[in-house]
RNA sequence: UCCCGGAUCGUCUAAUCGGUAGGACACGUGAUUCUGGAUCACGGGGCCGAGGUUCGAAUCCUUGUCCGGGAG
Numbered sequence: 001u002c003c004c005g006g007a008u009c010g011u012c013u014a015a016u017c018g019g020u021a022g023g024a025c026a027c028g029u030g031a032u033u034c035u036g037g038a039u040c041a042c043g044g045g046g047c048c049g050a051g052g053u054u055c056g057a058a059u060c061c062u063u064g065u066c067c068g069g070g071a072g
Stems, first nucleotide, its partner, number of pairs: 001071007010025004019055001027043005048064005
């Protein structure tokens, strides 16, 4: 330098190949308990950045950043 793959809540991981972004753990509040833990209920929180296509984009296109693999 070129090619391929990847980037989603704090962490891990889904989204049926364009139609309300979900789950688990963690966290907060409450219940329970003498206290803690465990258990139960509820809650907050995310699509790597910038453009484009579309009524509608995590998903398709362009470009950039970063990570991994390969070629020279």